[in-house]
RNA sequence: GGCCCAUCAGAAGCGCCAGCGCCCGCUUUCACAGGCGGGACGACGAGGUGAGGGGAGAAUCGAAGUCUUCGGCGGAUGUCCCUCCGCGCCGGCUCCGGGCGCGUAUACAGCCUACAAAUAUGCGGGCAACCGCAAAACAGAGGGGCUGUGACCGGGGAAC
Numbered sequence: 001g002g003c004c005c006a007u008c009a010g011a012a013g014c015g016c017c018a019g020c021g022c023c024c025g026c027u028u029u030c031a032c033a034g035g036c037g038g039g040a041c042g043a044c045g046a047g048g049u050g051a052g053g054g055g056a057g058a059a060u061c062g063a064a065g066u067c068u069u070c071g072g073c074g075g076a077u078g079u080c081c082c083u084c085c086g087c088g089c090c091g092g093c094u095c096c097g098g099g100c101g102c103g104u105a106u107a108c109a110g111c112c113u114a115c116a117a118a119u120a121u122g123c124g125g126g127c128a129a130c131c132g133c134a135a136a137a138c139a140g141a142g143g144g145g146c147u148g149u150g151a152c153c154g155g156g157g158a159a160c
Base pairs, nucleotide, nucleotide: 014074015073016072017071019070022039023038024037025036026035027034044062045061046060050084051083052082053081054080055079085103086102087101088100089099093157094156095155096154097153098152106150107149108148109147110146111145112144113143121134122133123132124131125130
C1' cells in the first nucleotide's frame, strides 16, 4: 500500500457509479480520430414514518431548463395484504362487540394564513471540467386557523 471479513456510526428526494457525454496530462497523428492515466458531473428543494410481518416496484408536490434533472444500481417515510395499539363517527357521560374513516389522529368545500432550494448574482477555491459559501427573489402539494356539510348499529353501566 492492496484485498477480504466482522463490527460500529451515519443519510432517506437519500446514497452510489462501471455507460454516453465533459475536463486535464501523456502518447500517437500533418491534423482529426485513436490509446493510456487521472479527474469532474451524475435530481433543486417542499412534504411525508403508530408497532410488527409480508408483497409488488417509474412512491406525492412543484421549481429550473439549448444541455445529462441522460443512463444505471441500492434504498426509501408512498401503495397493497395480515395482526396488534391508538384517535374520530351512534347529538349528555362511560364500557363492551362489530362497522367505517384515520395515525397524536376523519373527509369534502369556502375564506384566511406561516414556510423553499437550485438556477441567476456576488465572493472564494481549482489549469480546467467543476466545487464551496453568502445575501435577496419566486412555487405547488401538504400544514395551521375559522365556517359549513357529511362520516354507525347492537348491548351494558353510572348519574340526573
Molecule: glmS glucosamine-6-phosphate activated ribozyme aptamer